Source information: Large-subunit ribosomal RNA, domain V from Candidatus Iainarchaeum sp., 577 nucleotides, folded computationally.
Context: one part of a larger RNA
RNA sequence: AUCCCCAACGGGAAGAGAAGACCCCACGGAGGUUUACUACAGUCUGAUGUUGCUAUAUGGUUUUUGUCGUGCAGCGUAGAUGGGAGCCACCGAAGCAGUCUCGUCAGGGACUGUGGAGGCGACAAUGAAACACCAUCCUAUGAAAACUAUGUGGCUAACCCCUUCACAGGGGGGACAACAUUUGAUGGGUAGUUAGGCUGGGGCGGCACGCCCCUGAAAAUGUAUCAGGGGCGCCCAAAGGUCUGCUCAGGUGAGUCAGAAAUUCACCGUAGAGUGCAAAGGCAAAAGCAGGCUUGACUGUGUUCUACACAGCAAGGAACGCAGAAUGGAAACAUGGGCUUAGCGAACAUCAGCGGCCCUGUGAUGGGGCCCUGGUCUGACAGUGAACUUACCCUGGGGGUAACUGAGUGGUCGUGGGUGAGAGUACACAUCGACCCCACGGUUUGCGACCUCGCCGUCGGCUCAAGGCAUCCUGGCUGUGCAUAAGCAGCCAAGGGUGGAGGUGUUAACUCAUUAAAGCCUUUCGUUAGUUGGGUUAAAAACGGUGCGAGCCAGUUUGGUUACUAUCUGUUGGGGA
Numbered sequence: 001a002u003c004c005c006c007a008a009c010g011g012g013a014a015g016a017g018a019a020g021a022c023c024c025c026a027c028g029g030a031g032g033u034u035u036a037c038u039a040c041a042g043u044c045u046g047a048u049g050u051u052g053c054u055a056u057a058u059g060g061u062u063u064u065u066g067u068c069g070u071g072c073a074g075c076g077u078a079g080a081u082g083g084g085a086g087c088c089a090c091c092g093a094a095g096c097a098g099u100c101u102c103g104u105c106a107g108g109g110a111c112u113g114u115g116g117a118g119g120c121g122a123c124a125a126u127g128a129a130a131c132a133c134c135a136u137c138c139u140a141u142g143a144a145a146a147c148u149a150u151g152u153g154g155c156u157a158a159c160c161c162c163u164u165c166a167c168a169g170g171g172g173g174g175a176c177a178a179c180a181u182u183u184g185a186u187g188g189g190u191a192g193u194u195a196g197g198c199u200g201g202g203g204c205g206g207c208a209c210g211c212c213c214c215u216g217a218a219a220a221u222g223u224a225u226c227a228g229g230g231g232c233g234c235c236c237a238a239a240g241g242u243c244u245g246c247u248c249a250g251g252u253g254a255g256u257c258a259g260a261a262a263u264u265c266a267c268c269g270u271a272g273a274g275u276g277c278a279a280a281g282g283c284a285a286a287a288g289c290a291g292g293c294u295u296g297a298c299u300g301u302g303u304u305c306u307a308c309a310c311a312g313c314a315a316g317g318a319a320c321g322c323a324g325a326a327u328g329g330a331a332a333c334a335u336g337g338g339c340u341u342a343g344c345g346a347a348c349a350u351c352a353g354c355g356g357c358c359c360u361g362u363g364a365u366g367g368g369g370c371c372c373u374g375g376u377c378u379g380a381c382a383g384u385g386a387a388c389u390u391a392c393c394c395u396g397g398g399g400g401u402a403a404c405u406g407a408g409u410g411g412u413c414g415u416g417g418g419u420g421a422g423a424g425u426a427c428a429c430a431u432c433g434a435c436c437c438c439a440c441g442g443u444u445u446g447c448g449a450c451c452u453c454g455c456c457g458u459c460g461g462c463u464c465a466a467g468g469c470a471u472c473c474u475g476g477c478u479g480u481g482c483a484u485a486a487g488c489a490g491c492c493a494a495g496g497g498u499g500g501a502g503g504u505g506u507u508a509a510c511u512c513a514u515u516a517a518a519g520c521c522u523u524u525c526g527u528u529a530g531u532u533g534g535g536u537u538a539a540a541a542a543c544g545g546u547g548c549g550a551g552c553c554a555g556u557u558u559g560g561u562u563a564c565u566a567u568c569u570g571u572u573g574g575g576g577a
Stems, first nucleotide, its partner, number of pairs: 002577008011569003015564001023398004028394002030390004036193005042186003046182004052155016069138001079137005086120003095114008159173005196209001197207002205226001210232006233381001234276001235338002240294007248272001250268005274283002277343001279341003298324009326335003349376005355371006406450001408447002411445001413441006422432002459534001460532003464526001465523005472497003475492006500512003540558004544553003
């Protein structure tokens, strides 16, 4: 030196174990909650049935019977219309007395008593003629009857309760309650279901979810991002159509009040104005500004383009025709809204139309259905009907996507340099060094999301350390604003050292006393098949805050299982050839 054996250790095999519990996703699931959605039980409530008798009060309807009706003129308190020449009266007329009632205070009506034979109507006045008489109706109002509604009482026989051996009887309640059907309300008590998408992880935020303009866009077309800059969800009966006429912004000069700026005149004036609203493109005998007349801001029908580049795809939008009937214009012609490009919406349902068709039915009006046209909606804008919570959670998946490490980057961070304004009494460079610029490092914090979600154990301590040097001490040397001492700054240097306490889970930071000094880092933020388990980060519980609530909070607090028999390799010790 090589090989073999034994024992030990636990560095590596991103060791074994368990299709990650965190995170995200699924038109997955379940538990819980509620002012989620839709139902149901339950509760309350109106009606009807079971459910009958009666009194009274107040309403309603119908029938019967009364009363009530001053405009002026006029015997006078004339409701309207029609018929009409007679009507009422010993079954008691006029008149008189009393009571009640209406009243416009003139008077009218009813009843009782008395009385004992008449009272009223066609004629004058009035728009209309007799309450002479009859019929119908109006205004206001009274009475009666029947039916009915509501309220309040009473009853007993339905029904209910108690008692009783009893299907008899007695007591209490009583048409209420109970029960049945039905109306409305309430209704997490129960059940079912829902929980949008995009997204430099998800959530919060936002809308990049429907449209329009410019840039990006790489000189055809088209083209993405939570790319940049902005708009729309209307408005207008003229701001539409047509015919005719005109020229704007600004400048110069002139001109009463009148000024920088009012209205007026002359000249110049390619648009420097204007266009209903964003931007782009366009526009001058106009697309701008006015005046006249008007409704084409038409009916029907077809093609093309766009939406949607080059396959298909709806609504919407635009352009070009044909037929009809119009408007303006002398005419040619123009006009199917607005200079153009935004200003929008399916089916179902419902509403409307001098709309059309069909069925049913009538003497007639009707009832139902379909089609056409139009209105009302889905902005998550090709349009489901729809809330939270889960740390009690589950399943399927994802390194398609977050929280460690790593790798990348290096804004931030650390270190060095260039230049040298200045500070340093003078003097940039003993020392310090602004603004600006250039590197290096990969210890901070970020960024993106490349490896890992069929799993690489997560902070700090303990143990054991190995390495780097950008050196804290010790060593050698240089400069000094180095007299000495003590410092400051720099160069070389990694051999050795770099400690003890306090509170804190802490790393860190702070503090104390020492010390030559009490270095900075890397090693999967070294080290859990080595340890601890104080923190973080389960289930239990509490506080503060928050939420209607279930619950939640890089808020706090107490408690809370750390499992693995070493195959290979490695290391250490021992033995043998």
It matches the Rfam family "Archaeal large subunit ribosomal RNA". Its Rfam clan is "LSU clan". The RNAcentral record of the full RNA draws on ENA.